[in-house]
């Protein structure tokens, strides 16, 4: 110190005000405001991942029909390999090396739900990329 396998912790941030309307924190107008996780010169916007959606085999729990623990036919849970969706950046300056630093000017943002939502309100007291910690076996 490398690995094998279990466990347990943590793991998302932001909006007010006019106007108009029957109704808008969504649309208009002004003026803000936020950026998960690996990797690489420190990155919302280079490479990737995750979060959403659909389905299979199994399993497991009611539930119908039948005399039946069989057999049939339907329901719902769990797991999701795999497939589908998945947005946006330049410019100058330093440097050995930065679309990642400084300086400048832009841009981008799932699903449902409602008056059209990145920020309101659900799913979501979840999930998850992943981070740290332990004990285990090998080396």
């Nucleotide at each position: 110190u490398g690995u094998u396998u279990c466990c347990u912790u943590c793991a998302g941030g932001g909006g007010c005000a006019g106007a108009u309307g029957a109704a808008a924190u969504u649309g208009c107008u002004g003026c803000a405001c936020c950026g998960g996780c690996g990797g690489u010169a420190u990155a919302g916007c280079c490479c990737g991942c995750g979060a959403g959606c659909u389905u299979a085999a199994a399993a497991g729990a009611g539930u119908u029909g039948u005399u039946a623990u069989g057999c049939a036919g339907g329901u719902c849970u769990u797991u999701a390999a795999a497939g589908c969706a998945u947005g946006a950046a330049c410019c100058a300056g330093u440097g050995a090396a930065u679309u990642u630093c400084u300086g400048g000017u832009g841009c981008c943002g799932a699903c449902u739900g409602u008056a059209a939502a990145g920020u309101c309100a659900g799913g979501a007291u979840g999930a998850a990329a992943g981070a740290a910690g332990g004990g285990u076996g090998u080396u």

About this RNA:
FMN riboswitch aptamer (RFN element), 139 nucleotides, folded computationally.